Predicted 3D model of a 91-nucleotide RNA (SAM riboswitch aptamer (S box leader)) from Pseudonocardia oroxyli. The prediction has a mean pLDDT of 84. It was read from a public genome assembly, where an Rfam model found it. NCBI's taxonomy places the organism under Bacteria, Bacillati, Actinomycetota, Pseudonocardiales, Pseudonocardia.

């Protein structure tokens, strides 16, 4: 980069940097931001996709030690688009 499977109405904040928008892309609405969002970095936290450990053992249940990923509003709400984001295993 494309495609396959699975999940997307539960959770979860506190620092230092940045400086003006952010909330995937398009319309209309709505939220959020100089009382500093949005992104990055620490640290913490959350969660149970993969690994690992227990549970006799597949399912299944748990623990969280590794890998990720998350950590303002249902992927914020419609509608288009059949789109986006994570995770797994293969190409």
């Nucleotide at each position: 980069c494309a495609g396959c499977c699975a999940u997307c109405c539960u959770g979860a904040g506190c620092g230092g940097c940045c400086g003006a928008g952010a909330g995937a892309c398009c319309c209309g609405g709505c939220u959020c931001g100089u009382c500093g969002a949005c992104g990055c970095c620490g640290c913490a936290g959350c969660a149970a996709c993969c690994c690992g450990c227990a549970g006799a053992c597949c399912c299944c249940u748990g623990c969280a030690g590794g890998g990720u990923g998350c950590u303002c509003c249902u992927g914020c709400c419609g509608g288009g688009a059949a789109c986006g984001a994570u995770g797994g295993g293969g190409g």